RNA sequence: GGUCGGGCCCUGCGCGGCUUGCGUCCGUGAACCGAGUCAGGGCCGGAAGGCAGCAGCUAUCAGCGGAGCCGUAAGGGUGCCGCAGUAAGUCUGAUCAAC
Numbered sequence: 001g002g003u004c005g006g007g008c009c010c011u012g013c014g015c016g017g018c019u020u021g022c023g024u025c026c027g028u029g030a031a032c033c034g035a036g037u038c039a040g041g042g043c044c045g046g047a048a049g050g051c052a053g054c055a056g057c058u059a060u061c062a063g064c065g066g067a068g069c070c071g072u073a074a075g076g077g078u079g080c081c082g083c084a085g086u087a088a089g090u091c092u093g094a095u096c097a098a099c
Stems, first nucleotide, its partner, number of pairs: 001096008010085005015079002018075006024067005035058003042051003
């Protein structure tokens, strides 16, 4: 110096992890302009009974807070992971040739 191979680096894909959003779950949650049930009181009625309905109570919408088991989407200064590629770089093994 040639040839062949391997590691690193790099690229792609997969898997995993992490982060974030959404779903999910938990909590909270509507003066009236939402729902249910509506004490008292009100209204109608001779009565029986009926009507609307405040407070309270109940379950919730939107929203807010939280959880991080599960699903999903995206992202990266993600991994002693897997597969494939690998022009150039770098480390290295074998072999051939010359001095």

The prediction has a mean pLDDT of 75. A computed fold for a 99-nucleotide RNA from an Actinomycetes bacterium, annotated as Bacterial small signal recognition particle RNA. Of the family's consensus pairs, 96% are formed in the model. Rfam family: Bacterial small signal recognition particle RNA. Rfam links the family to the GO terms signal recognition particle, plasma membrane targeting and SRP-dependent cotranslational protein targeting to membrane, signal sequence recognition. Rfam describes the family as follows. The signal recognition particle (SRP) is a universally conserved ribonucleoprotein involved in the co-translational targeting of proteins to membranes. The literature on the family includes a 2003 paper in Nucleic Acids Res by Rosenblad et al., "SRPDB: Signal Recognition Particle Database". It was read from a public genome assembly, where an Rfam model found it.